[in-house]
RNA sequence: CCCGAUAAUGGCAAACUCUCCGAAAGGUGAGGACGCAAAGCUACGGGUCUAAGGUCGGGUAUGGCUUAUAUCUGACUAUGAUCGCCGGGUUGCCGAAG
Numbered sequence: 001c002c003c004g005a006u007a008a009u010g011g012c013a014a015a016c017u018c019u020c021c022g023a024a025a026g027g028u029g030a031g032g033a034c035g036c037a038a039a040g041c042u043a044c045g046g047g048u049c050u051a052a053g054g055u056c057g058g059g060u061a062u063g064g065c066u067u068a069u070a071u072c073u074g075a076c077u078a079u080g081a082u083c084g085c086c087g088g089g090u091u092g093c094c095g096a097a098g
Base pairs, nucleotide, nucleotide: 002098003095004094011036012035016031017030018029020027021026034084040090041089042088044087045086046085047082048081049080053077054076055075056074057073058072059071060070061069062068
């Protein structure tokens, strides 16, 4: 250094509940432990999730007959999210066997 134990010291905390933030995905804090040797940090590449805004289309209403406004709705879209999906980068505790 690789590696990772029926070792030691410690650490993190899924689901779920409450809370607050957010349009949502999701996140904060508290409780709680399914798990984790980087489940520390980093959205850099891929994946996945969401779609406020935007683009295109459809319905309805009103005015007008080129079309406009309002409203409802469908599809697409990341600039949003996820590092506990995979990979990359970076830092790091312990030390049996090999």
A computed fold for a 98-nucleotide RNA from a Bacillota bacterium, annotated as c-di-GMP-I-GGC riboswitch aptamer.
The sequence was found by an Rfam model in a public genome assembly.
Of the family's consensus pairs, 90% are formed in the model.